[in-house]
RNA sequence: CGAGUAAGACGGACAGUCGCGGGGACAAGGCGAAAGCCUGUUCAUGAGGAAAGUCCGGGCUCCACAGGGCAAUGAUAACGGGUAACGCCCGCCGAAGGCAACUUCAGGAAAAGUGCAACAGAGAUAUACCGCCGCGCCCUGCGCGGUAAGGGUGGAAAGGCGAGGUAAGAGCUCACCCGCCGGUCGGAGACGACACGGCGCUGUAAACUCUAUCCGGAGCAACACCGCUAUGGGAGCAUAUGGCUUGCCCGGCCGCUCCCGGGGUGGCUUGAUCUCACCGGCAACAGUGAGACUAGAUAGAUGACUGUCAAAACAGAACCCGGCUUAUAGACUUGCUCGUAUC
RNA sequence: GCUGGUGUAGCUCAGUCGGUAGAGCAGCUGAUUCGUAAUCAGCAGGUCAUGUGUUCGAGUCACACCACCAGCUCCA
Numbered sequence: 001c002g003a004g005u006a007a008g009a010c011g012g013a014c015a016g017u018c019g020c021g022g023g024g025a026c027a028a029g030g031c032g033a034a035a036g037c038c039u040g041u042u043c044a045u046g047a048g049g050a051a052a053g054u055c056c057g058g059g060c061u062c063c064a065c066a067g068g069g070c071a072a073u074g075a076u077a078a079c080g081g082g083u084a085a086c087g088c089c090c091g092c093c094g095a096a097g098g099c100a101a102c103u104u105c106a107g108g109a110a111a112a113g114u115g116c117a118a119c120a121g122a123g124a125u126a127u128a129c130c131g132c133c134g135c136g137c138c139c140u141g142c143g144c145g146g147u148a149a150g151g152g153u154g155g156a157a158a159g160g161c162g163a164g165g166u167a168a169g170a171g172c173u174c175a176c177c178c179g180c181c182g183g184u185c186g187g188a189g190a191c192g193a194c195a196c197g198g199c200g201c202u203g204u205a206a207a208c209u210c211u212a213u214c215c216g217g218a219g220c221a222a223c224a225c226c227g228c229u230a231u232g233g234g235a236g237c238a239u240a241u242g243g244c245u246u247g248c249c250c251g252g253c254c255g256c257u258c259c260c261g262g263g264g265u266g267g268c269u270u271g272a273u274c275u276c277a278c279c280g281g282c283a284a285c286a287g288u289g290a291g292a293c294u295a296g297a298u299a300g301a302u303g304a305c306u307g308u309c310a311a312a313a314c315a316g317a318a319c320c321c322g323g324c325u326u327a328u329a330g331a332c333u334u335g336c337u338c339g340u341a342u343c
Numbered sequence: 344g345c346u347g348g349u350g351u352a353g354c355u356c357a358g359u360c361g362g363u364a365g366a367g368c369a370g371c372u373g374a375u376u377c378g379u380a381a382u383c384a385g386c387a388g389g390u391c392a393u394g395u396g397u398u399c400g401a402g403u404c405a406c407a408c409c410a411c412c413a414g415c416u417c418c419a
Base pairs, nucleotide, nucleotide: 001339002338003337004336005335006334007333008332010330012309013308014307015306016305017304018303020046021045023043024042025041026040028039029038030037031036048314052325053324055323056322057321058320059319060219061218062217063216067250068249069248070247074214075213076212077211079091080090081089082088093107094105095104096103097102108210109209113208114207115204116203117202129151130150131147132146133145134144135143136142137141159177160176162174163173164172178200179199180198181197182196183194184193185192186191223266224265225264226263232260233259234258235257236256237255242254243253244252245251261418262417273292274291275290276289277288278287280285344415345414346413347412348411349410350409353368354367355366356365362399370386371385372384373383374382393407394406395405396404
């Protein structure tokens, strides 16, 4: 320098004018029956890395305290650790890919049982179509038996290959290799090593199933409070049927449907938070100390215009966090690998 | 915002335990008729919304993604 690989961080900036949301301070008014709300000036402040999909995990709230029992459904899946928790993250093992850095894996059990394997093929978990060998006969063929080494079909055909052996053959026997189970040694473990012993068993569990572990439901339109009203008004259905509490039993709660009408506040953002330093750990992460406060609406603010710069993606919070997944123009930093050249 | 469902021929829908996708209407051709309709015979028409995976094999199973539809406040 080129090619690649992994990780991190950014994702318009600056200046001016006008406007909007919520907050602090100051100052008086207005609306309303009330609860409460609105208006002015000024100060600082106001979207994301994904705010998205709503796919997992939690907080919070109500359902009885999340309940007692039976059982289903569902989820996860090598091993060790991290975490509030997880299906997430880190490390490690195995398999696959790559020259390598490195990447990917729904990665338990098919040797508990059941199901399925279309078409093709003789035969799909057990088989004799062709062929080979033996015997018999009505002998250019047919029948019976043996044979899975050869042909053919298929995604898959009874461990592979060589030698011996045989009528022909066959793990029938032997050497080497492969796989499984066991043994010994090493490791915290998955697992690895072995000139050891036995066996040769199709695939499929994102089919049923088995093993281990986990799981009550609903969701901020949850829910709580204040004021008015008096179970707001009307119609229909029902009288213990039915609805909610995941299925069933127990226990608990409640009438249901439709039409018309109608105020306010809280929940709401200080949090498993962020930044820096030290320290433990390979790491994820944890501990200690110091510092910071960084949107909170309820028809929903976060914008518009002008100037400069070569250009400007995906996209807009709505209870809150931790993840995953998906979208994303452009530009940057660092580590590592391979190749080439030079010293 | 939250929750649930659907996507298969032009339209409305089937599709069972995964084995290679159908029905009705509509369309086209022919027959019938003086002609049309009806009727009869035949034909065509499919990225099973999209992508990736599991499997020998996917409309069907799994995951991701796209579009559409429906329901959900309190007084009660």
Two RNAs folded together computationally: RNase P RNA and transfer RNA, 419 nucleotides in total. The prediction has a mean pLDDT of 76.